[in-house]
RNA sequence: GAGCGAUAAAGGUAAACCCUGAGUGAUCAGGGGGCGCAAAGUAACAGGGUCUUUAAGUUUACAAGGAUGUAAUGAUAAGAUAGCCUUACUGCCGAA
Numbered sequence: 001g002a003g004c005g006a007u008a009a010a011g012g013u014a015a016a017c018c019c020u021g022a023g024u025g026a027u028c029a030g031g032g033g034g035c036g037c038a039a040a041g042u043a044a045c046a047g048g049g050u051c052u053u054u055a056a057g058u059u060u061a062c063a064a065g066g067a068u069g070u071a072a073u074g075a076u077a078a079g080a081u082a083g084c085c086u087u088a089c090u091g092c093c094g095a096a
Stems, first nucleotide, its partner, number of pairs: 004094002012037002017032006035083001041089003046086003049081005057073001059072005
């Protein structure tokens, strides 16, 4: 130095939920609160997954029985998520 991650040491962070605010929404920010986390640090303009909004088209169901309406499915486009995964970069300590 690299790998690795201890009943080590010094620390860090902060899930669900509650309050306030922003947003159509997913969600985000602040305060409280701790489930946890050896990267739960950063990057969504690195690649996937998942979620939200918009809805073409097709099909199905229901109502009406003439158009049509509602619900489901859903191209495209935009957005969210790093505590979903991979990847990239950075980082404390030093047992086996």
Model confidence (mean pLDDT): 82 of 100. A computed fold for a 96-nucleotide RNA from Candidatus Brocadia sinica JPN1, annotated as c-di-GMP-I riboswitch aptamer. It matches the Rfam family "c-di-GMP-I riboswitch aptamer". Its Rfam clan is "c-di-GMP_I riboswitch clan". The model forms 94% of the base pairs in the Rfam consensus.